Predicted 3D model of a 72-nucleotide RNA (transfer RNA) from a Gammaproteobacteria bacterium. Its Rfam family is "tRNA". By type it is a transfer RNA.
RNA sequence: CUCGCCAUAGUUCAACGGAUAGAACGGGGCCCUCCUAAGGCCCAGAUGUAGGUUCGAUUCCUACUGGCGAGG
Numbered sequence: 001c002u003c004g005c006c007a008u009a010g011u012u013c014a015a016c017g018g019a020u021a022g023a024a025c026g027g028g029g030c031c032c033u034c035c036u037a038a039g040g041c042c043c044a045g046a047u048g049u050a051g052g053u054u055c056g057a058u059u060c061c062u063a064c065u066g067g068c069g070a071g072g
Stems, first nucleotide, its partner, number of pairs: 001071007010025004018055001027043005048064005
């Protein structure tokens, strides 16, 4: 320098172009219990950045940023 893959809650992962973006663990509250653990109920929390396509984008396209890999 060129090419490929990846980027979604704190973490690990889902999501035909159309759902209120979902789950587990973690966090908070309440219940239960003599207390704790376990268990039950509830709550908060995310689409890397900027454009484009589309009635509609997490999804498709382009550039950039970051990570991983291959070639030279």